[in-house]
RNA sequence: UCCUCGAUAGCCAAGCGGUAAGGCGCCGCACUGUUAAUGCGGAGAUCGUACGUUCGAUCCGUACUCGGGGAGCCA
Numbered sequence: 001u002c003c004u005c006g007a008u009a010g011c012c013a014a015g016c017g018g019u020a021a022g023g024c025g026c027c028g029c030a031c032u033g034u035u036a037a038u039g040c041g042g043a044g045a046u047c048g049u050a051c052g053u054u055c056g057a058u059c060c061g062u063a064c065u066c067g068g069g070g071a072g073c074c075a
Base pairs, nucleotide, nucleotide: 001071002070003069004068005067006066007065010024011023012022018055026042027041028040029039030038048064049063050062051061052060
């Protein structure tokens, strides 16, 4: 320097144009002598950044940042 994969809630992780699932954790309630376990309910993500395309972008395009893998260069 080039190619490729990835970045979504505190953590893990799905979704691949129609406005964000699920699990763990967290909060409340029930149950229990208490805790734990279990059950029910709840809060929490403008989707790495910027710009563009579109009626509409997590999703498509360009650039950049960070991380993984590969190639080249090493005169």